[in-house]
RNAcentral holds the full RNA, with entries from MGnify. Predicted 3D model of a 357-nucleotide part of an RNA (large-subunit ribosomal RNA, domain IV) from a marine eukaryotic metagenome. It matches the Rfam family "Bacterial large subunit ribosomal RNA". Its family is annotated with structural constituent of ribosome and ribosome in the Gene Ontology.
Context: one part of a larger RNA
RNA sequence: CUCUUGUUAAGGAACUCGGCAAAAUUCUCUCGUAACUUCGGGAUAAGAGAGGCCCCAAAUGGUGAUUAACUUCGCGUUAUGAGCUGAGUGGGGUUGCAGAGAAAUGGCCCAGGCGACUGUUUACCAAAAACACAGCACUGUGCAAAGUCGUUAAGACGCAGUAUACGGUGUGAUGCCUGCCCAAUGCGAAAAGGUCAAGGGGAGAGGUUAGUCUUUCGAGACGAAGCUUCUAACUUAAGCCCUCGUGAAUGGCGGCCGUAACUAUAACGGUCCUAAGGUAGCGAAAUUCCUUGUCGGGUAAGUUCCGACCUGCACGAAUGGCGUAACGAUCUGGGCGCUGUCUCGACAAGAGACCCG
Numbered sequence: 001c002u003c004u005u006g007u008u009a010a011g012g013a014a015c016u017c018g019g020c021a022a023a024a025u026u027c028u029c030u031c032g033u034a035a036c037u038u039c040g041g042g043a044u045a046a047g048a049g050a051g052g053c054c055c056c057a058a059a060u061g062g063u064g065a066u067u068a069a070c071u072u073c074g075c076g077u078u079a080u081g082a083g084c085u086g087a088g089u090g091g092g093g094u095u096g097c098a099g100a101g102a103a104a105u106g107g108c109c110c111a112g113g114c115g116a117c118u119g120u121u122u123a124c125c126a127a128a129a130a131c132a133c134a135g136c137a138c139u140g141u142g143c144a145a146a147g148u149c150g151u152u153a154a155g156a157c158g159c160a161g162u163a164u165a166c167g168g169u170g171u172g173a174u175g176c177c178u179g180c181c182c183a184a185u186g187c188g189a190a191a192a193g194g195u196c197a198a199g200g201g202g203a204g205a206g207g208u209u210a211g212u213c214u215u216u217c218g219a220g221a222c223g224a225a226g227c228u229u230c231u232a233a234c235u236u237a238a239g240c241c242c243u244c245g246u247g248a249a250u251g252g253c254g255g256c257c258g259u260a261a262c263u264a265u266a267a268c269g270g271u272c273c274u275a276a277g278g279u280a281g282c283g284a285a286a287u288u289c290c291u292u293g294u295c296g297g298g299u300a301a302g303u304u305c306c307g308a309c310c311u312g313c314a315c316g317a318a319u320g321g322c323g324u325a326a327c328g329a330u331c332u333g334g335g336c337g338c339u340g341u342c343u344c345g346a347c348a349a350g351a352g353a354c355c356c357g
Stems, first nucleotide, its partner, number of pairs: 001352008010343002014341001019338001027051005036041001038173001052094006060086004067079004095099001107336007114328002119131002135171007147157003174323004179253003184250002186246004193241003199235002204230005211222004254272005281315001282312001293309005
């Protein structure tokens, strides 16, 4: 010097990203206990006091010696209550630095964000605000169910269930609520019209040539049947186009100009565009760039925090909105207690390192 422990004057978070770590609290009994609340909680809230040993007293629980009475003479009944003993209560005394004498054994409070909660998770850097959840909603499925596994199978799960059931999707307890848009995309319905595959259909056309004709004898023209190739009209399902519906389906939810008896602002008016122009609630927010916005609170001093304002770069209603008691090894800010975190170090013990053997 390093590590693991212990103690520490005065101060007590001045340390630090941050009280990280440590300290403190810790048991039992008695008293006492707020806001808020879903009336269950919150709560061991918070905050106080007592605790060893000895003596005395009065009650009391267990056991039941002894004695007496009654007797149906029974191992019966009733009464008495010595001694021993249990858990406490009250009073007095006594002792140590210290009486839950060691060990084990909650620090607490206030305010806010997120998630209701108990749970689950990145085996080996993340435990959370992520996942799940009960509840809510939409949607599919009438039973050989939908859906899923399986070689287009047998078979199986679903289910020895039957719409108060099962599958899928989203949201996420509870409370108050959940606005507008169906133009686009999706889904559902309807079938009038348009388009449209294979198949059916087969008008027609081509190739080949037995033969006929012409011939400069090289060849050329026409060409039945058969075989073969192409193929029009017509027929024809779903789908798509078209029509309607549908948002707790995928999603979307404007701009400019003017206007009131100070100024400012604009309840009001005009205009353009749109499928419709963001309602309630919330708002510098896990969302605010400008920004350490402005005001208030807390501090001597506060880019964080809390309460407001609204100019929302770029909140917003089941990709849920806003609240909410309880809960959380969650995150943020403040306070009390407490401390070697620090001012600022020091000392001690043990284990290493180092030196000698």